[in-house]
RNA sequence: AAUCAGGAGACGCCGAAUCCCCGCGUCCUGCGGGGAACGGGGGAACCGAGAUCGUUGCGGGGCGGAUCUCGCGGCACUUCGCGAGUAGGGGACUCUCGACCCGAGCCCGACAGCUAACCUCGUAGGCGACGAGAGAGCAACC
Numbered sequence: 001a002a003u004c005a006g007g008a009g010a011c012g013c014c015g016a017a018u019c020c021c022c023g024c025g026u027c028c029u030g031c032g033g034g035g036a037a038c039g040g041g042g043g044a045a046c047c048g049a050g051a052u053c054g055u056u057g058c059g060g061g062g063c064g065g066a067u068c069u070c071g072c073g074g075c076a077c078u079u080c081g082c083g084a085g086u087a088g089g090g091g092a093c094u095c096u097c098g099a100c101c102c103g104a105g106c107c108c109g110a111c112a113g114c115u116a117a118c119c120u121c122g123u124a125g126g127c128g129a130c131g132a133g134a135g136a137g138c139a140a141c142c
Stems, first nucleotide, its partner, number of pairs: 011128004018036007037123006047113001059111001060108004068085006088102003093135006
């Protein structure tokens, strides 16, 4: 000097997933309670929808950006895998252009349109900044 690993702190990103107070503990990213804030679900009238059935798949529904199309393979069917795209989404103030990245996963359990009052749930997890132009804002200096 470089590389690797660990710890602490700061500044940030995706996301609703943050802040404050009190108490008990503890070796501090703990537990309990309360409040605020943010986010989700259920739930009238009106409107919308509207024959019935389905108990296992031809159900139905929810969170989320994460849908849909085509091709190939597998599969008794439903499903599954791979590839190429795609609705949509992301990147440290905003917009435009270009390039890049994601385009998952999980839950309810026969059941839910919208929905005031009302009821109820969550506050996790994972990461580290692409350039150019225009505008905005801030700081320093005078």
The RNA shown here (c-di-AMP riboswitch aptamer (ydaO/yuaA leader)) has 142 nucleotides and comes from an Armatimonadota bacterium. The prediction has a mean pLDDT of 76. Taxonomically the source falls in Armatimonadota (Bacteria, Bacillati).